[in-house]
């Protein structure tokens, strides 16, 4: 340095509920909360699964799998 791998610290992010706005809806954005998370940081490429006006449409990235990137550094 580079892998694997998760002690210890710095820091991160942020579910369920509720409030305001959007959307036909899954669901998305702030606020405020704070269940969890070593990628719970990106990407809709395959699978699932949820909408729907059914169109080669949409939605989830904290549903799995995969790609990219990234802090720290004990066994």
């Nucleotide at each position: 340095u580079c892998u694997c791998c998760g002690a210890a610290a710095u820091a991160g992010c942020a579910a369920a509920c509720u409030c305001a706005g959007g959307g036909c809806g899954a669901c998305c954005u702030g606020a405020a909360g704070g269940c969890g998370c070593a990628a719970a940081g990106c990407c809709a490429c395959g699978g699932a699964a949820c909408c729907c006006a059914a169109g080669a449409g949409g939605u989830u990235g904290g549903c799995c799998g995969g790609g990219c990137u990234g802090c720290c550094g004990a066994a």
c-di-GMP-I riboswitch aptamer from uncultured Geobacter sp., 75 nucleotides, folded computationally.
Rfam family: c-di-GMP-I riboswitch aptamer. Gene Ontology term of the family: cyclic-di-GMP binding.
The model forms 94% of the base pairs in the Rfam consensus.
The source organism's lineage runs through Bacteria, Thermodesulfobacteriota, Desulfuromonadia, Geobacterales and Geobacter.
The prediction has a mean pLDDT of 89.